Large-subunit ribosomal RNA, domain IV from a Pseudomonadota bacterium, 354 nucleotides, folded computationally. The RNAcentral record of the full RNA draws on ENA. It matches the Rfam family "Bacterial large subunit ribosomal RNA".
Context: one part of a larger RNA
RNA sequence: CUCUGGUUAAGGAACUCGGCAAAAUAACACCGUAACUUCGGGAGAAGGUGUGCCGCCCUUUGUGAAGCGAUUCGCACGCGGAGCUGAGGGUGGUUGCAGUGAAAUGGGGGGAGCGACUGUUUACUAAAAACAUAGGACUCUGCGAAGUCGAAAGACGCAGUAUAGGGUCUGACGCCUGCCCGGUGCCGGAAGGUUAAGGGGACUUGUUAGGGGCAACCCGAAGCAAUGAACCGAAGCCCCGGUAAACGGCGGCCGUAACUAUAACGGUCCUAAGGUAGCGAAAUUCCUUGUCGGGUAAGUUCCGACCUGCACGAAUGGCGUAACGAUUUCCCCACUGUCUCAACCAGGGACUCA
Numbered sequence: 001c002u003c004u005g006g007u008u009a010a011g012g013a014a015c016u017c018g019g020c021a022a023a024a025u026a027a028c029a030c031c032g033u034a035a036c037u038u039c040g041g042g043a044g045a046a047g048g049u050g051u052g053c054c055g056c057c058c059u060u061u062g063u064g065a066a067g068c069g070a071u072u073c074g075c076a077c078g079c080g081g082a083g084c085u086g087a088g089g090g091u092g093g094u095u096g097c098a099g100u101g102a103a104a105u106g107g108g109g110g111g112a113g114c115g116a117c118u119g120u121u122u123a124c125u126a127a128a129a130a131c132a133u134a135g136g137a138c139u140c141u142g143c144g145a146a147g148u149c150g151a152a153a154g155a156c157g158c159a160g161u162a163u164a165g166g167g168u169c170u171g172a173c174g175c176c177u178g179c180c181c182g183g184u185g186c187c188g189g190a191a192g193g194u195u196a197a198g199g200g201g202a203c204u205u206g207u208u209a210g211g212g213g214c215a216a217c218c219c220g221a222a223g224c225a226a227u228g229a230a231c232c233g234a235a236g237c238c239c240c241g242g243u244a245a246a247c248g249g250c251g252g253c254c255g256u257a258a259c260u261a262u263a264a265c266g267g268u269c270c271u272a273a274g275g276u277a278g279c280g281a282a283a284u285u286c287c288u289u290g291u292c293g294g295g296u297a298a299g300u301u302c303c304g305a306c307c308u309g310c311a312c313g314a315a316u317g318g319c320g321u322a323a324c325g326a327u328u329u330c331c332c333c334a335c336u337g338u339c340u341c342a343a344c345c346a347g348g349g350a351c352u353c354a
Base pairs, nucleotide, nucleotide: 001349002348003347004346005345006344007343008342010340011339014338019335027051028050029049030048031047036041038172052094053093054092055091056090057089058088059087060086062084063083067079068078069077095099107333108332109331110330111329112328113327114325115324119131120130135170136169137168138167139166140165141164147156148155149154173320174319175318176317178250179249180248183247184246185243186242187241188240189239192238193237194236198232199231204226205225206224207223210219211218212217251269252268253267254266255265278312279309290306291305292304293303294302
C1' cells in the first nucleotide's frame, strides 16, 4: 500500500450522478394511530410504555396423594383436595452502564410519473414503464364449423356446438370514447362497360382433278391443310351503396369592440372532414434554465399554475384512481467515517529476511 472486519472527538450528507456503502430500526405484550379509500384497506401507519432476578398474595390449566364414605370386601365407585406442574395478574424488594443483557429479528414519513394488482422476461451485461392478466370491443365460424398441421389418408379444434371455438385490438375500476367513408381494405349489389379458356366459324392462303394456252404459264371444284373476323363466354376490375373499438385523417389568410391589448363577430380560399371532452413546457416543449408561485441562504431537477400544444388527444384509447412495486424522480425525520480529515486496532496478502 491492498483486502476483510472493529472503534472514533466535534459536526452530521457538507460526499456523490445519486445517502452508493455503512449506520440506525428490530422480538413480544400493552396504549395509540392521519389523509385518502373500490369501505376490504391504508396499518406493524406514525408515536409511546414495559421486559432481569428474589419473596408474598390472587385467579386459573393439567395431574391427582393421604384420609373419609359406601361396598357383593378382588377390582371398580363417590367425596376430598395435599404435593407437583403450566399460564396470567397484583404487590414488595433487589441489582448492573445496560434485563428481547448474546444471536436471530421492519428504518420511517410526505409529493409526483408509469404500470391497476399476484405473475412473466433477455440461461451468460437490461426485471422494467416491456410481456401477460381479469375486464371491454370488433370480426369469422351452423358442425365433415371456421382455423391449424399434413401432397394424402388422417389428426388437433372436440368426445366441444354460438353463454362454443378461432383471429385482431385494448387492458382492473370510475367518467367517457367526438367529426371524416374522399384514398386503401372489408361487406353488400347487380343494370351497364371491360374481360380468359372455350364455343363459333366469315374472309383469305397453300395444294390440284380438270380446263385454257404452241410454250412459258394462267384459271381452278371437291377434299386435305393453314389462318382465324363477327358473335356467345364467369369471377375480377370499372360502377352503385355501407362500414372507422377497419388501415387511417382531423386546415390557411385577412379584418373587427369608445385607452391599449385581445377578438365573442365578419370576409375569403381549400378539404372527405377540419381536433370535440379531457389533459398540457408533459416518459411528448425545439426556442427553454419559458413565465409566475412553493420549497432552499442559494434549486437546469421537483411540486402547483399559465397555454405561445416546434410536434397531446380519445380502445396505435383520453383523463382520473384506493391498493400494490428489488420501478423512476423530488423533499423531510432518524442515523451514521459518505464527507470535513483522517486516526487507531485485529487478521489475510504484498514487501524484507530465513